[in-house]
Formats: sequence, structure tokens, C1' cells
RNA sequence: GGGGGUUUAGCUCAGAUGGUAGAGCGUCCGCUUUGCAUGCGGAAGGUAUGGGGAUCGAUGCCCCAAAUCUCCA
Repeated sequence: GGGGGUUUAGCUCAGAUGGUAGAGCGUCCGCUUUGCAUGCGGAAGGUAUGGGGAUCGAUGCCCCAAAUCUCCA
């Protein structure tokens, strides 16, 4: 210098022919216990990497940029 992948909750990751976002772990509260752990129930937590475009509507499509991983030279 060139090609490809990834970016969604604190962490690891899903998701849908485009219709307004979920799980596990973690955190908090309650029940259970003499107490802790386990177990059970509930809750909080996300402008979806940034900007622009097309669309009635974008996390998902198109363009540009950034971060990161990887391949070639």
C1' cells in the first nucleotide's frame, strides 16, 4: 500500500424478507436461611462506533470516516 471480518446492556454474544432490541453472566431488591452460598421471583441498565444518503419507517441497505482482528505485498 491492497483485500476481508468485526463494532448491539458493565462483560460475552444473539436477533429479524427493514416495522422501533433480547439472552447468559454481572449489579440491585424480595423470598428461602440463625447467617452465607445455592435455588426461586422481580427490577434497573442500550441515541445499536461516528456522519451522510435512499425509504413512510434503519441496528439490518448504500457512501464516507474511526477503532480493532486478520490475509497478501

The RNA shown here (transfer RNA) has 73 nucleotides and comes from Kickxella alabastrina. The organism belongs to Kickxella, within Eukaryota. The sequence is in RNAcentral, with records from ENA. Its Rfam family is "tRNA". Rfam links the family to the GO term triplet codon-amino acid adaptor activity.